[in-house]
Context: one part of a larger RNA
Molecule: large-subunit ribosomal RNA, domain I
Organism: endosymbiont GvMRE of Glomus versiforme
């Protein structure tokens, strides 16, 4: 010196633990906001850093329910002062108050600040000065003045925000084709716009086609990696049909008839016209409109009765009442004694309750300690849902009163049925479909029909035969999604894990900025947190006490290794 044992230090792995996360379930909610929001700045407590609450009425106020004994929010103790059975605090509904920034909206502005204008209050001899209320801007409607346009003025509205879902507008590269340029990523990302609890689409000019037939639209499963498309590379990728959820149909333009309003040729107050406003009418077996004509018997107002429908569409608005939930909450069975032990819930022994053996706490593991579970019960007030009635709408029937003026049906002839559209060239796009034979849809540019004896469409074009009827509009369900609210689930994670964040987390910190962004849990059943006495300036340590423990002493549960010590220990050199 060096191994080895031993005993400590350092260190914080490791058990165990959970206040926090995370992935779903199933109800509810799906918005807030000029009555000023979202998000904030500043104040606000006897003493007050944070966070939380509130807002100059400022951890609060009023009221109407609950509740019933201690209260004065948390970190976090403590002292004074208070309030409470004449019901406090607490919880729930309802309402005041709500500073200054923020759409911010009287001007302006470097966010919480400046500064004004009109009115009206207060106060001064008078100014100055405080108070308090209106004053932003676009749109629409009315409205004054007016020859129009402007303007003012009144009154509605809008705005910005919010976690995904939706719709539509714009629209990338990395990337992969083992390089790349058609193509692929991808109509994805990111951006703009606007909607709603869902959007969206949706009642055939639609599928098919087998001498079958389906009958709006949306979403699943399957057809099916099939037909296809594709530097026929990589790749991309359907429909028919079948099975299922979940259903639902309707309004308008038009013809035509009436009314009102305007105002023009004729002419002097009326035709056509135009707006408008009502009735009528809405489809493909084609429909409807008006008139003639036949047949045929009844409309149309009242009133009563008796059905249907209706607040998502197809007309449109509310208003009572019940029920049944919500948003506070009440009532809830049943154990004792002895060991062990600090401690009983543990173990012995003997009970009891169960519509309650669900989890949690309580000093070690508790159906009978607490508090809850089963089960029952409950609402002044505010609100959802369902029903019923009222209401409105509208059919039928009798009765009056109407009086041929209507209805219905048949036929034949007019009329009407979405136009700068459908088509076409041309450039582009969406369609599994990259121009291809390339139909269909959508439309930038130029061209441009039919109009029912008529037009699309069946994947290129023509015939034949089939489906349909565009160029106007609404629609619930089945479908997608959680920023959040209750209730609950886990062969999810337990502090380097689990959300960045169990703690002062988006917090300290860093960056001009946009941003990026942590580390950090653990005494004990209970502070009984170590009076007091000794060494030391303190720190720190002996004793004494507290505790089942103190090698549980706050640098505090266990306390590995790494790496430093100490030993009058072994052994080796």
């Nucleotide at each position: 010196a060096g191994u080895g044992u031993a005993u400590g230090g350092u260190g914080g792995a490791u058990g165990c633990c959970u206040u926090g996360g995370g992935a779903c379930u199933a109800a509810u909610a799906g918005g807030c906001g000029a009555c000023g929001a979202a998000g904030g700045a500043c104040a606000u407590g006897a003493u007050a850093u944070c966070c939380u609450g509130u807002g100059a009425u400022a951890a609060g106020c009023u009221u109407u329910g609950g509740g019933g004994a201690g209260c004065u929010g948390g970190a976090a103790a403590a002292u004074a002062g208070g309030c409470u059975u004449u019901g406090a605090u607490c919880c729930a509904g309802a309402g005041a108050u709500u500073u200054c920034c923020g759409a911010a909206u009287g001007g302006g502005g470097c966010a919480a600040c400046c500064u004004a204008u009109u009115g009206c209050u207060a106060g001064u001899a008078a100014u100055g000065u405080a108070g308090c209320a209106a004053u932003a801007u676009u749109u629409a409607a009315g409205u004054u003045u007016c020859a129009u346009a402007a303007u003012g003025c009144u009154u509605a509205a809008a705005a910005g925000u919010a976690a995904a879902c939706c719709u539509g507008g714009a629209g990338a590269a990395c990337u992969g084709a083992a390089a790349c340029a058609u193509c692929u990523u991808a109509g994805u990302a990111c951006c703009c716009a606007g909607a709603g609890g869902a959007a969206a689409a949706g009642a055939a000019a639609a599928c098919a086609a087998a001498u079958a037939g389906u009958g709006a639209u949306u979403c699943c499963c399957u057809a099916a990696g099939u037909a296809g498309c594709g530097g026929c590379g990589a790749g991309c990728g359907a429909a028919c049909g079948g099975g299922g959820a979940a259903c639902a149909g309707c309004c308008c333009a038009a013809a035509c008839c009436a009314g009102u309003u305007g105002g023009u040729a004729g002419u002097u107050u009326u035709a056509g016209c135009a707006a408008c406003u009502g009735g009528g009418g809405u489809u493909g077996u084609a429909g409807g409109a008006u008139a003639a004509u036949a047949a045929u018997u009844a409309a149309g107002c009242a009133a009563u009765c008796a059905g249907a429908a209706g607040u998502u569409a197809c007309a449109a608005a509310a208003a009572u009442u019940a029920u049944u939930g919500a948003u506070a909450g009440a009532a809830g069975a049943a154990u004792u004694a002895g060991u062990u032990g600090g401690a009983a819930a543990a173990c012995u022994a003997a009970g009891c309750c169960a519509a309650a053996g669900a989890a949690a706490g309580u000093g070690a593991a508790a159906g009978c300690c607490u508090a809850g579970u089963a089960u029952u019960c409950g609402a002044a007030a505010u609100u959802a849902a369902u029903a019923a009635u009222u209401c409105u709408u509208u059919u039928g029937a009798u009765u009056g009163u109407g009086g041929u003026u209507u209805g219905u049906u048949a036929u034949a002839a007019u009329c009407c049925u979405g136009a700068g559209u459908a088509c076409c060239a041309c450039g582009a796009g969406a369609c599994a479909c990259g121009u291809g034979a390339a139909a269909u849809c959508u439309u930038g540019u130029g061209g441009g029909a039919a109009g029912c004896a008529a037009c699309g469409g069946g994947g290129g074009c023509c015939a034949c035969c089939c489906c349909g009827u565009a160029a106007g509009g609404c629609u619930a369900a089945a479908u997608a999604c959680u920023c959040a609210u209750u209730a609950g689930u886990c062969a999810c994670c337990g502090a380097u894990a689990g959300u960045g964040a169990a703690c002062u987390a988006g917090u300290a910190c860093c960056g001009u900025g946009a941003g990026g962004g942590a580390a950090a849990g653990g005494u004990g059943a209970a502070a009984a947190g170590a009076a007091c006495c000794c060494c030391g300036g303190a720190a720190g340590g002996g004793g004494a006490g507290u505790g089942a423990a103190a090698u549980a002493g706050a640098a505090c549960c266990u306390g590995a290794a790494a790496c430093c010590a100490u030993a009058a220990c072994a052994c080796u050199u």